[in-house]
RNA sequence: GGAGCGGUCCAGGUGAACGCCGGCGCGAGAGCGCGGGAGGAAAGUCCGAGCUCCACAGGGCAGGGUGCUGGCUAACGGCCAGUCGGGGCGACCCGAAGGAAAGUGCCACAGAAAAUCAGACCGCCGACGGCUUCGAACCAGCGAGCAGUGCGCUCGGGGGCGAGAGGCCGGGCAAGGGUGAAAAGGUGCGGUAAGAGCGCACCGCGGCGGCAGUGAUGUCGCCGGCUCGGUAAACCCCACCCGGAGCAAGAGCAAAUAGGGAGGCGCGUCGGAGCAAUCCGGCGUAAGGACGGCCCGUCCGAUGCCUCCGGGUAAGCUCGCUCGAGGCCACGGGCAACCGUGGUCCUAGAUGAAUGUUCACCACCCCUGCAAAGGGGGACAAAACUCGGCUUACGGACCGCUCCGGCA
RNA sequence: GGGCGAUUAACUCAGUGGUAGAGUGCCUUCUUCACACGGAGGAAGUCCGCAGUUCAAAUCUGCGAUCGCCCACCA
Numbered sequence: 001g002g003a004g005c006g007g008u009c010c011a012g013g014u015g016a017a018c019g020c021c022g023g024c025g026c027g028a029g030a031g032c033g034c035g036g037g038a039g040g041a042a043a044g045u046c047c048g049a050g051c052u053c054c055a056c057a058g059g060g061c062a063g064g065g066u067g068c069u070g071g072c073u074a075a076c077g078g079c080c081a082g083u084c085g086g087g088g089c090g091a092c093c094c095g096a097a098g099g100a101a102a103g104u105g106c107c108a109c110a111g112a113a114a115a116u117c118a119g120a121c122c123g124c125c126g127a128c129g130g131c132u133u134c135g136a137a138c139c140a141g142c143g144a145g146c147a148g149u150g151c152g153c154u155c156g157g158g159g160g161c162g163a164g165a166g167g168c169c170g171g172g173c174a175a176g177g178g179u180g181a182a183a184a185g186g187u188g189c190g191g192u193a194a195g196a197g198c199g200c201a202c203c204g205c206g207g208c209g210g211c212a213g214u215g216a217u218g219u220c221g222c223c224g225g226c227u228c229g230g231u232a233a234a235c236c237c238c239a240c241c242c243g244g245a246g247c248a249a250g251a252g253c254a255a256a257u258a259g260g261g262a263g264g265c266g267c268g269u270c271g272g273a274g275c276a277a278u279c280c281g282g283c284g285u286a287a288g289g290a291c292g293g294c295c296c297g298u299c300c301g302a303u304g305c306c307u308c309c310g311g312g313u314a315a316g317c318u319c320g321c322u323c324g325a326g327g328c329c330a331c332g333g334g335c336a337a338c339c340g341u342g343g344u345c346c347u348a349g350a351u352g353a354a355u356g357u358u359c360a361c362c363a364c365c366c367c368u369g370c371a372a373a374g375g376g377g378g379a380c381a382a383a384a385c386u387c388g389g390c391u392u393a394c395g396g397a398c399c400g401c402u403c404c405g406g407c408a
Numbered sequence: 409g410g411g412c413g414a415u416u417a418a419c420u421c422a423g424u425g426g427u428a429g430a431g432u433g434c435c436u437u438c439u440u441c442a443c444a445c446g447g448a449g450g451a452a453g454u455c456c457g458c459a460g461u462u463c464a465a466a467u468c469u470g471c472g473a474u475c476g477c478c479c480a481c482c483a
Stems, first nucleotide, its partner, number of pairs: 001404010012362007020037002023034004039380001043391002046389005051246004058296004063242005068082005083097001084095004098237002103235002105231003121177002123173003128170007138160002142156005185203006204226001205224008250319004260309006266285008288300003311482003326345008364377005409479007418432004426463001434450005456472005
């Protein structure tokens, strides 16, 4: 100097002028004075809670979520510490990381075969069975010739037996080739007709046991030649967790309008019509609702209840509404997340919704310039009941560390 | 503020693990004197984006982007 990795912090400051929204005080009022007024993400609404209503939040099914281990926490899918796996030369980073040996499904195309004690396209073998081709050597006849007392010698053409070589059909094999994302443990040696966990060594896998650890797990030893591919962000199984809705929750006050229209609502009994089904009227149960998918259960429960179409409004006022699992500091415990004790501080509460604009100086960055000085710039974005997280967007400063190169 | 849904060719929509499709539109051509209609052929896609699971993703999962819908009170 370059390329990276991890962490912490800041999000300009002061003053003046003019405004905006709350609070307190003074004032009869107009108004005046004092003091306060966005964020690390206020965002996305992805999780978890508080709070409110529905029953006190009930039981079962269904449904949803989480998923290595231990801890933290009000809780969590968050955080901390570790285990295992993966990536990087490294600092370091990432992991939805239970179960495929409970069952079901899927694995396109290609390929012989795609998931159970699989399969054989090319290929390897010739151990075994059958057929067949060639066939050295050997055996006994035949014919011709030669020789001849005879055993014989030479040539020819067949026959039998048949070492060996080959082909075909069965058969054996899965080493090699080929297909594929994936081909039924890997490497090596032995072994074999060829091969193969067939045997052995190491690695991998599974089981059992010892030791270390709370545990995930690690390590050591023995056993089993190994039968069991992938996919659960496919159904599913196992363990744990989850009632629903949300501050437009909900409570109080209160103006105006048409408490208008349509549809639906089970059973019993009495009376009437009718042969009957059924219809009409009266009365009573409970129809219905809380309960949002279903069942149970509990409660409320009327001449009303539910759904839809309409009507009105000031889309009003007050509360909820900001002091809270709150911030900061010190000490103690803990590797840490975090917890305990003590002290200290109060820090927006708006609702067609405030938190702004301008100027001056200073600080920071960039450009011009020797300097003085001049010019320019400051990201992402803005509360809406409140917290704890995650994720996403984004400007800068500092600290520590790693790798590479150059110079001394 | 809160709760939901959608995104696939120029437009409207199918497709829910295995080669991305239909209708309309567009282009070429035939037919016609010419146009329309009709016939034949063809082109056109980052399946909203980025990651992940899987052999394989439009489809499954996570995060983001854009667009759209619903809600109050009174009687």

Two RNAs folded together computationally: RNase P RNA and transfer RNA, 483 nucleotides in total. The prediction has a mean pLDDT of 77. Rfam match: Bacterial RNase P class A.